[in-house]
Context: one part of a larger RNA
RNA sequence: CUGGGCGUAAAUAGCUCGUAAGUGGUUUGUCGCGUCAUCUGUGAAAUACCGGAGGCUUAACUCCGGGCGUGCAGGCGAUACAGGCAUAACUUGACUACUGUAGGGGAGACUGGAAUACCUGGUGUAUCGGUGACAUGCGCAGAUAUCAGGAGGAACACCGGUGGCGAAGGCGGGUCUCUGGUCAGUAACUGACGCUGAGGAUCGAAAGCAUGGGUAGCGAACAGGAUUAGAUACCCUGGUAGUCCAUGCCGUAAACGGUGGGCGCUAGGUGUAGGGGUCUUCCAAGACUUCUGUGCCGUAGCUAACGCAUUAAGCGCCCCGCCUGGGGAGUACGGCCGCAAGGCUAAAACUC
Numbered sequence: 001c002u003g004g005g006c007g008u009a010a011a012u013a014g015c016u017c018g019u020a021a022g023u024g025g026u027u028u029g030u031c032g033c034g035u036c037a038u039c040u041g042u043g044a045a046a047u048a049c050c051g052g053a054g055g056c057u058u059a060a061c062u063c064c065g066g067g068c069g070u071g072c073a074g075g076c077g078a079u080a081c082a083g084g085c086a087u088a089a090c091u092u093g094a095c096u097a098c099u100g101u102a103g104g105g106g107a108g109a110c111u112g113g114a115a116u117a118c119c120u121g122g123u124g125u126a127u128c129g130g131u132g133a134c135a136u137g138c139g140c141a142g143a144u145a146u147c148a149g150g151a152g153g154a155a156c157a158c159c160g161g162u163g164g165c166g167a168a169g170g171c172g173g174g175u176c177u178c179u180g181g182u183c184a185g186u187a188a189c190u191g192a193c194g195c196u197g198a199g200g201a202u203c204g205a206a207a208g209c210a211u212g213g214g215u216a217g218c219g220a221a222c223a224g225g226a227u228u229a230g231a232u233a234c235c236c237u238g239g240u241a242g243u244c245c246a247u248g249c250c251g252u253a254a255a256c257g258g259u260g261g262g263c264g265c266u267a268g269g270u271g272u273a274g275g276g277g278u279c280u281u282c283c284a285a286g287a288c289u290u291c292u293g294u295g296c297c298g299u300a301g302c303u304a305a306c307g308c309a310u311u312a313a314g315c316g317c318c319c320c321g322c323c324u325g326g327g328g329a330g331u332a333c334g335g336c337c338g339c340a341a342g343g344c345u346a347a348a349a350c351u352c
Stems, first nucleotide, its partner, number of pairs: 003324004007306002014203001016201002021196003025090003028086004034081001035078002038075005049066004054062002093193001094190001096188001097186004105179007112156001118150006128137001164171002208249006217243002222238004260319006268297012301308002325352003334345004
């Protein structure tokens, strides 16, 4: 390379947009590039293959004949499929419009109550705190407890739900403004405009970095007290960076459903969320049905097994990414990116 694979054995890029490229619905006409049929030329010889009671005493060797030479070019045809063309046509894919619809989707501004700690004042007096038990620590300069007031930061109890929204990361007190997407119905518009997507670009938890703010609680580092043979830990008392805000970087995670995206097909049952329809009904509710999401169970089928099973890991098609024994190593070197930390790309010797 041909293959065989990628939930857990090696392997789906963290996510999305999108360029080239690959691939692509229905009908008609036309061309005949691909494709197919047939004919001609060419495809050197030797070798190799098949045939020969050929020739050297035999064989190797050699001679004769045949096919092969999977290809290329040209001629005459076929037109199903693929393709080109038609300013061809269509509507089911896709988009749009209109009428509705649920939502912690995003951004900004304003705002609320509970709680922790702090400050001030009142009451009040000896401990409080903490632990398995102690101690460090706090407290007669009046603590803890309790009442009233103040200022400040961060997070939003109940509702809350294998419930909702978002491409992923993620999103939860309330109000307002701006703003993205989904879903259902109508079948009104466009008329294949689609799908995937190498490079490329955007977004991307936490930690970390830069500048300026902020700092209640928590809390790496650090200090002290315990524990212990030791204890650079687990436990306790403190506590800086950080956690928060604004702006700019970083670009990684068990970024996980450990399962790339799209389309079609293949038993059911039962919850739940958002819409539509029909029937029954005074209402509330109920029955049946349909579309979209999210769970559980389960048939066929698949799987090494576990398990998956209309939300597939089943049956097929299209496109991308990735894997190829363990260690060395996601390392070295080089390149690109970054303020740095480091990231991306990515070997070999050697060894089992």